A computed fold for a 74-nucleotide RNA from Omnitrophica WOR_2 bacterium RIFCSPLOWO2_12_FULL_51_24, annotated as transfer RNA. The RNAcentral record of the sequence draws on ENA. Model confidence (mean pLDDT): 80 of 100. Its Rfam family is "tRNA". By type it is a transfer RNA. From the family's description: Transfer RNA (tRNA) molecules are approximately 80 nucleotides in length.
RNA sequence: CGGGGCGUGGCUCAGUUUGGUAGAGCACUUGUAUGGGGUACAAGUGGUCAGCGGUUCAAGUCCGCUCGCCCCGA
Numbered sequence: 001c002g003g004g005g006c007g008u009g010g011c012u013c014a015g016u017u018u019g020g021u022a023g024a025g026c027a028c029u030u031g032u033a034u035g036g037g038g039u040a041c042a043a044g045u046g047g048u049c050a051g052c053g054g055u056u057c058a059a060g061u062c063c064g065c066u067c068g069c070c071c072c073g074a
Stems, first nucleotide, its partner, number of pairs: 001073007010026004020057001028044006050066005
């Protein structure tokens, strides 16, 4: 320098194929049960979907550029 993959709550990831309410598990907070812990159950908080721009009535999803990580080639 060229090509490819990945980036989504604190963590691990789904959702992209076919654009249409942003989700799951764990963690965290509160409550109940217990003398307390663990554990179980119930409820709840937490996301500028890496960034900017574009297309669209509507973008995590499509398009362009940039950034970070990884792989391959030169």